[in-house]
RNA sequence: GCCUUCGUAGCUCAGCGGAUGAGAGCGCCGGGAUCCGAGCCCGGAGGCCGCUGGUUCGAUUCCAGCCGGGGGCG
Numbered sequence: 001g002c003c004u005u006c007g008u009a010g011c012u013c014a015g016c017g018g019a020u021g022a023g024a025g026c027g028c029c030g031g032g033a034u035c036c037g038a039g040c041c042c043g044g045a046g047g048c049c050g051c052u053g054g055u056u057c058g059a060u061u062c063c064a065g066c067c068g069g070g071g072g073c074g
Base pairs, nucleotide, nucleotide: 001073002072003071004070005069006068007067010026011025012024013023028044029043030042031041032040050066051065052064053063054062
């Protein structure tokens, strides 16, 4: 340098044949329960989906360029 794959909540990931609400588990916060804790039960907060453009009435989803991680080739 080229090819390929991934980038979504604090962490690990789903969703990605375009539209109604962006989710799960763990973690965190509050409450319950307990003699007190842990486990367990109930509730809650937290992300505008790597960045910038483009297509579209409408983009996390499609296209392009960049940035970053993994793999391959030279």
Overview:
Transfer RNA from a Gemmatimonadales bacterium, 74 nucleotides, folded computationally. It matches the Rfam family "tRNA". From the family's description: Transfer RNA (tRNA) molecules are approximately 80 nucleotides in length. Model confidence (mean pLDDT): 81 of 100. RNAcentral holds the sequence, with entries from ENA and MGnify.